[in-house]
RNA sequence: CGCCUAAUCCCGGCCGUAAGCGUCCGGGAGCGGGGGAACCACGGGGGAGAGAUCCCCAGGGGCGAAUCGGGGCCUUGUCGGCCCGUAGCGCAGCUCUUUCAGCGCGAGCCCGUCAGCUAACCCCGCCGGCACAAGAGAGAGGAA
Numbered sequence: 001c002g003c004c005u006a007a008u009c010c011c012g013g014c015c016g017u018a019a020g021c022g023u024c025c026g027g028g029a030g031c032g033g034g035g036g037a038a039c040c041a042c043g044g045g046g047g048a049g050a051g052a053u054c055c056c057c058a059g060g061g062g063c064g065a066a067u068c069g070g071g072g073c074c075u076u077g078u079c080g081g082c083c084c085g086u087a088g089c090g091c092a093g094c095u096c097u098u099u100c101a102g103c104g105c106g107a108g109c110c111c112g113u114c115a116g117c118u119a120a121c122c123c124c125g126c127c128g129g130c131a132c133a134a135g136a137g138a139g140a141g142g143a144a
Stems, first nucleotide, its partner, number of pairs: 002130003008029006015022002030126006040116001044057005059114001060111004068085002071083004088105004094141007
C1' cells in the first nucleotide's frame, strides 16, 4: 500500500501517557445473522386393509462459497482415510460490470427434539486469518 470475512466508523466517561494513543465501560451509525402473523406452501418412507385405520422405520434446524460424485485407491466389506473431479466461492492495486488466459478455496462450527415463508415486534455478532506478489482487453464512472 493491499486481501479474505458481516466483522467497520464515530461520540462520551474512568484509569494510564509528555502527547499520540491504549485497556475497560456506555451510547450511536453502518454492515451482518436468527426468531417471529395473515396469505401461501408443506403434510416423511415402507407394509397390511374395500375403507376407517393399524404396524414398522427414520429426528430436525442454523452460520458459511464450502455441495455432490451412479470416479479411483487403502479394505472381503461398512464406517473412515487418501487421491481425482464437481455445484459454488475468492484473487490480480482508482471503483463497478464483463471477456480471455492464469492462480487458489471447495473447510469448520453451532442449536438441542425445536424453528417453512413471514409485516409489526424481539434477540444476537462486528471475530479471526493472510500477502511482497500485482496478466491482457472492453464499457461506465471517478480522480489527477
Overview:
The RNA shown here (c-di-AMP riboswitch aptamer (ydaO/yuaA leader)) has 144 nucleotides and comes from a soil metagenome. Its mean pLDDT, the model's own confidence on a scale to 100, is 77.